[in-house]
RNA sequence: GGCCCAUUGGUCAAGCGGUUAAGACACCGCCCUUUCACGGCGAUAACAGGGGUUCGAUUCCCCUAUGGGUCA
Numbered sequence: 001g002g003c004c005c006a007u008u009g010g011u012c013a014a015g016c017g018g019u020u021a022a023g024a025c026a027c028c029g030c031c032c033u034u035u036c037a038c039g040g041c042g043a044u045a046a047c048a049g050g051g052g053u054u055c056g057a058u059u060c061c062c063c064u065a066u067g068g069g070u071c072a
Stems, first nucleotide, its partner, number of pairs: 001071007010025003018055001028042004048064005
């Protein structure tokens, strides 16, 4: 340098044109407990950045960034 893949809450991770963006762990609040732990309930929090296509984009296309793989 060429090609391919990935990027979604603090972490892991599903979704792949129209949903309230699912779930787990963590954190926070409440209940339980003499207290802690365990357990139960609830709340907060996310689509890497920019542009395009479309009535509508997390999803499709292009560029950029980061990470990984492969070839030379």
Molecule: transfer RNA
Organism: Ruminiclostridium sufflavum DSM 19573